[in-house]
Formats: sequence, structure tokens, C1' cells
RNA sequence: GGGGAAUUAGUUCAGCUCGGUUAGAACACUCCCUUGACAUGGGAGGGGUCGCCAGUUCGAAUCUGGCAUUCCCCA
Repeated sequence: GGGGAAUUAGUUCAGCUCGGUUAGAACACUCCCUUGACAUGGGAGGGGUCGCCAGUUCGAAUCUGGCAUUCCCCA
């Protein structure tokens, strides 16, 4: 220098195929129940501008372009 993949909650990930109701799960965190206490178990709750900036569209996590970061391959 060329090509490819990934980026969504504190962490690990789904959702992208085929744009459309409020963005979800597990673990973690907070509170409650259970216990003499802890653990386990049960219940409830908080937490996201979907990496950033533009574009397309009535409507974008999802499509398009640029940029950033990480990883892989080629040279």
C1' cells in the first nucleotide's frame, strides 16, 4: 500500500438476512423476600443517544459514503 471482519448496557453477545409497536438476553449492580448470618433460590428495579459524522427515506441499530479503533490475510 491492497483486501476482509468487528464496533449495540459495566462484561459477553443476539437483533442487520427482508428498514416499521417501547432496542433485548445472560452475567454483574441496587432493593425486597427467604436465613441466626452467609450462600443458593424467588421477585422487582436502574443502566444504551446501537463507535463518530454525513447521506438516502415518511421512517435507520439495520441501507450508502467518509472517518476512528481493534483483529486477520496479501505485498
Molecule: transfer RNA
Organism: Thermoplasmatota archaeon